[in-house]
Context: one part of a larger RNA
RNA sequence: UGCAUGUGGUGGAUGCCUUGGCGAUCACAGGCGAUGAAGGACGUGGCAGCCUGCGAAAAGCCCCGAGGAGUCGGCAAGCAGACUUUGAUCCGGGGAUGUCCGAAUGGGGAAACCCACCCGCAAGGGUACCCGCACCUGAAUCCAUAGGGUGCGAGGAGCGAACCUGCUGAACUGAAACAUCUCAGUAAGCAGAGGAACAGAAAUCAACCGAGAUUCCGAAAGUAGUGGCGAGCGAAAUCGGACCAGCCAGUGCGUUUUAGCUGUCGUUCUAGUGGAACGGCCUGGAAAGGCCGGCCAUAGCGGGUGAUAGCCCCGUACAUGAAAGAACGGCAGUGGAACUGAGCGCGCAACAAGUAGGGCGGGACACGUGAAAUCCUGUCUGAACAUGGGGGGACCAUCCUCCAAGGCUAAAUACUCGUGAUCGACCGAUAGUGAACCAGUACCGUGAGGGAAAGGUAAAAAGAACCCCGGGAGGGGAGUGAAACAGAUCCUGAAACCGCAUGCAU
Numbered sequence: 001u002g003c004a005u006g007u008g009g010u011g012g013a014u015g016c017c018u019u020g021g022c023g024a025u026c027a028c029a030g031g032c033g034a035u036g037a038a039g040g041a042c043g044u045g046g047c048a049g050c051c052u053g054c055g056a057a058a059a060g061c062c063c064c065g066a067g068g069a070g071u072c073g074g075c076a077a078g079c080a081g082a083c084u085u086u087g088a089u090c091c092g093g094g095g096a097u098g099u100c101c102g103a104a105u106g107g108g109g110a111a112a113c114c115c116a117c118c119c120g121c122a123a124g125g126g127u128a129c130c131c132g133c134a135c136c137u138g139a140a141u142c143c144a145u146a147g148g149g150u151g152c153g154a155g156g157a158g159c160g161a162a163c164c165u166g167c168u169g170a171a172c173u174g175a176a177a178c179a180u181c182u183c184a185g186u187a188a189g190c191a192g193a194g195g196a197a198c199a200g201a202a203a204u205c206a207a208c209c210g211a212g213a214u215u216c217c218g219a220a221a222g223u224a225g226u227g228g229c230g231a232g233c234g235a236a237a238u239c240g241g242a243c244c245a246g247c248c249a250g251u252g253c254g255u256u257u258u259a260g261c262u263g264u265c266g267u268u269c270u271a272g273u274g275g276a277a278c279g280g281c282c283u284g285g286a287a288a289g290g291c292c293g294g295c296c297a298u299a300g301c302g303g304g305u306g307a308u309a310g311c312c313c314c315g316u317a318c319a320u321g322a323a324a325g326a327a328c329g330g331c332a333g334u335g336g337a338a339c340u341g342a343g344c345g346c347g348c349a350a351c352a353a354g355u356a357g358g359g360c361g362g363g364a365c366a367c368g369u370g371a372a373a374u375c376c377u378g379u380c381u382g383a384a385c386a387u388g389g390g391g392g393g394a395c396c397a398u399c400c401u402c403c404a405a406g407g408c409u410a411a412a413u414a415c416u417c418g419u420g421a422u423c424g425a426c427c428g429a430u431a432g433u434g435a436a437c438c439a440g441u442a443c444c445g446u447g448a449g450g451g452a453a454a455g456g457u458a459a460a461a462a463g464a465a466c467c468c469c470g471g472g473a474g475g476g477g478a479g480u481g482a483a484a485c486a487g488a489u490c491c492u493g494a495a496a497c498c499g500c501a502u503g504c505a506u
Stems, first nucleotide, its partner, number of pairs: 001505009015491001016456002020427002022424007029416002031159002039101003042055003046079002049075003061095005070083003106115003116127004129156002131153007163194001164192005174181001178228001204211002215242005225233002246408003250348006260334011272320003278293005294311002296300001302314003357381008367393001388403005443450002463490001466477004
C1' cells in the first nucleotide's frame, strides 16, 4: 500500500408520518369605497423582540344573546399582579372608539410629513374637483345668454381573481424560404358594466311546403364553400335537446293595484343544546391487541387517547334552539304610477331622412373583389311614404316573405378573489403551491424585476439533580425513560468519503 472481516465516524438516502398543498362536487356569495375602501406606516402589553389582535377609549370599551369553570392570544416558560358562580375567559349579533398615509379631497409633498384659513371659550367642526338641483348675481348687448357665487346631495371618483362588452391591436410561428395568407382580431393596452354580461321579439329564415325572439349544447360537417385553390380557414338551412315570455313610449282624464316604507307571521342563515351502548383476564412501558362474556345502533363517517376502540373522549344519526342582525316568502297598514323597460280604461297625438340606396376607399360576414348578394361606414351624394318599402347570394320579371332608419326584457350560458360542507385508484418535504417552518421572507438588482434554503426527541420533558476530568467545548459516572447508539441539527440512519482492530499479500 492492497484485499478481506469486524467495528466506528461522516453523511442524510430510504421507510413511516403530516400541520401544507393539488383537483373536484354541492350550496351560498358575487362586491368593498367620501359614514373614507383595498393596502399600509406608527403605535398599543407590568417586564414585550416578532406574529396575531386592537387604535391615544389601543391583545381592548358598551349592550343583547349563548355558555358554565376556570381565565389574562401565539412563539414561551418565568417573575409580579389581576379577573371570575353578583357568571369571567371563549363564541354569536348590534353599537362606540378608530392616530397618520392611501381615491385622499384645505394648500404642498421625496406616502405615513410640512404649512394654512374660517367658526367655536373649549372640545371639536369645516375648507379639493366634477355632476345634478335650488337660489343669488351677471358681460360683450336692450331683454337675455355665457360666466361668477352660495346652499343642498350616502351623486361620481379609488380598489378587486376570473368571467363579459366595446375601442386600439402586434410579432415569433406555419406556409418546410417569403410578400397575399396564417398565427389572430389571439397576446397586450385602454374604457365600461353586472352577478352574470352580450343578444333578443323578424324590413328573419324558408321554398311554392312551411317555420315563428334570443342564448347554449349535440348533429348536419370537416360537408357546402373559401384559399399564392398553397399552408390553411370553414359555415348555414334543417333536426335533436336545455330553457322558454313577451312587451313599451308623448299628453290629458279616470281608476285599481305594484315598487318602496312600517308592523306581524313563517322558512333559512349568523352562537349553541341534547345525543345510545363494556367489563374481566393475558402479553406489554402503555391495550384500543389476544382470550372470555355482554350491550347500543335512524349513531359501525371521521378524529383522538401510551399499539389496532361502535360502547374511554370529541363527535356521528336523529332531534332541538335566537334577545339582535340578514335573506326570502305570506298577510295587514301606509303610499300613490313620483319609482320602474313595463298597470288598466278612454280621448288626442306619433309610426323613425341627410335615413334606405348609390359612387370612391376600407372593414365585417366561413366567403382573400370574386359573378359577390348581406351588414358597418371615412368621403361625395341621395329616395319612396303602405297605391309604399326591404329581402329571397350579381341583375330583371313573376311569386313568396317581412316592415329598417326608437327602446326594454327573466331563464337556459360563462367565471370563482371568497364562505360552508363533502369527496379523491391526487402529492407526502428535491414531491405537493414559490411558500407544511414568521415566504413573496432572507438575499440579488439603480429599477422594472428575480427569488431561495429550511418539517419529525419522547407516550409524557420525566430535557439529565449530584460527582469526576477540562479554561471551555466536550466527555465519564449517577439518574429519567420501554429504549439515551431516542440527549436536544435528537425517529429510521443507505451510499460516496475517512478511521481503528485483526488476518493475508507485497
This is a predicted structure of a 506-nucleotide part of an RNA (large-subunit ribosomal RNA, domain I) from a Burkholderiaceae bacterium. The organism belongs to Burkholderiaceae, within Bacteria. The coordinates come from a structure-prediction model, not an experiment, and the mean pLDDT is 84. The RNAcentral record of the full RNA draws on ENA.